[in-house]
Context: one part of a larger RNA
RNA sequence: CUGGGCGUAAAGGGUGCGUAGGCGGCAUGAUAAGUCGGAUGUGAAAUCCCCGGGCUUAACUUGGGGGCUGCAUCCGAUACUGUUGAGCUGGAGUGCAGGAGAGGAAAGCGGAAUUCCUAGUGUAGCGGUGAAAUGCGUAGAUAUUAGGAGGAACACCAGUGGCGAAGGCGGCUUACUGGACUGUAACUGACACUGAGGCACGAAAGCGUGGGGAGCAAACAGGAUUAGAUACCCUGGUAGUCCACGCUGUAAACGAUGAAUACUAGGUGUAGGGGGUAUCAACUCCCUCUGUGCCGCAGCAAACGCAAUAAGUAUUCCGCCUGGGGAGUACGUACGCAAGUAUGAAACUC
Numbered sequence: 001c002u003g004g005g006c007g008u009a010a011a012g013g014g015u016g017c018g019u020a021g022g023c024g025g026c027a028u029g030a031u032a033a034g035u036c037g038g039a040u041g042u043g044a045a046a047u048c049c050c051c052g053g054g055c056u057u058a059a060c061u062u063g064g065g066g067g068c069u070g071c072a073u074c075c076g077a078u079a080c081u082g083u084u085g086a087g088c089u090g091g092a093g094u095g096c097a098g099g100a101g102a103g104g105a106a107a108g109c110g111g112a113a114u115u116c117c118u119a120g121u122g123u124a125g126c127g128g129u130g131a132a133a134u135g136c137g138u139a140g141a142u143a144u145u146a147g148g149a150g151g152a153a154c155a156c157c158a159g160u161g162g163c164g165a166a167g168g169c170g171g172c173u174u175a176c177u178g179g180a181c182u183g184u185a186a187c188u189g190a191c192a193c194u195g196a197g198g199c200a201c202g203a204a205a206g207c208g209u210g211g212g213g214a215g216c217a218a219a220c221a222g223g224a225u226u227a228g229a230u231a232c233c234c235u236g237g238u239a240g241u242c243c244a245c246g247c248u249g250u251a252a253a254c255g256a257u258g259a260a261u262a263c264u265a266g267g268u269g270u271a272g273g274g275g276g277u278a279u280c281a282a283c284u285c286c287c288u289c290u291g292u293g294c295c296g297c298a299g300c301a302a303a304c305g306c307a308a309u310a311a312g313u314a315u316u317c318c319g320c321c322u323g324g325g326g327a328g329u330a331c332g333u334a335c336g337c338a339a340g341u342a343u344g345a346a347a348c349u350c
């Protein structure tokens, strides 16, 4: 390179926005770059192929023919691709009218619970475990009542419910703000899809500065267990967990399944809309759009299974894989305060 692949065997980038590039709806005119046909010139000889000749054959050599798939010029064709002109509305977007939502970020507020402090009542235990002990308690604990402080998280509602590109998002209120959906069909008229680089976002842990610190809790200490116990269990307990600003840029960042479009039996839930039947209204029933589940035919699949939310049938674009170990290591480079991250081999070995 060709070919084959990427749910679980190696392999989908953590996610989005978007540059270059690739690719692109319907109908029509022009053009003729790509494309196709013809002609002319050229395509040295040798080599190659075919038919003959010469060395006893062959290799070798020699004559003739073909070919040299290419290039240039000219003439022509116009279906497709390209370029260009003027159009269209189905893709895409805007407008208008609506309802839904833990979507985001900010401020304020609330109650339950834990802990601590003060005071009252009250007395000998409490706590913890498989059983204990460390621990707390006559300086009055645990329990209980009242008052206060402070931090963090928001029971029930709550749902294979909702929203978000992903990470993720859950008490209430307010103002700010992003997106999706439904209906309508007024407007633009292909403005689309994908997207190497790039930019932005990105759980937890971790880092820097300054706050905060109730509960929980790496490290650490003690008590147990045990042959030992640097653990599992218990009593304590510091970073951290929380806030602000900045950094880090990784996860089984998972649906282990890239994005977009079109098509392909049914059945049954659920969420947000719309329409119709009917009615005083509601329930019910039918149709439809969008999302999200379960089952299942064809088809696919090594099997498991997937099955209109495809792992089916096709197209476009990107990323990635090529035996196991060595190794996500070394070296180099870039980024980072560091921790480290990204890129990423080889020898050797089976």
Stems, first nucleotide, its partner, number of pairs: 004321003007304002012318001014201004021194002025088002028085004033081002035077008048066007091191001092188003095184004103177002106174004110154001115149007125136002162169002206247006215241002220236004258317006266295011299306002323350003332343004